[in-house]
RNA sequence: GGUGUAGCGUAGCGGUAGCGCAGGGGACUGUUAAUCCCUUGGUCGCUGGUUCGAAUCCAGCCAC
Numbered sequence: 001g002g003u004g005u006a007g008c009g010u011a012g013c014g015g016u017a018g019c020g021c022a023g024g025g026g027a028c029u030g031u032u033a034a035u036c037c038c039u040u041g042g043u044c045g046c047u048g049g050u051u052c053g054a055a056u057c058c059a060g061c062c063a064c
Stems, first nucleotide, its partner, number of pairs: 002064003007021004015052001023039005045061005
């Protein structure tokens, strides 16, 4: 100096946190797989500060 966001991989750069995979339910199928539809899951590493409002800006700390 860089990175830290869901079980895993990632987007989001001040205004309700998204996507893919995985998980659950369903459709289809002789069965499985594939495909399609719906859906669960996130104190945004921690503690403070700034702000009407912070994942986002600032400081310190922790991990890599």
The RNA shown here (transfer RNA) has 64 nucleotides and comes from a bovine gut metagenome. The same sequence occurs in records of 2 taxa. The RNAcentral record of the sequence draws on MGnify. The coordinates come from a structure-prediction model, not an experiment, and the mean pLDDT is 84. Its Rfam family is "tRNA". By type it is a transfer RNA. Its family is annotated with triplet codon-amino acid adaptor activity in the Gene Ontology.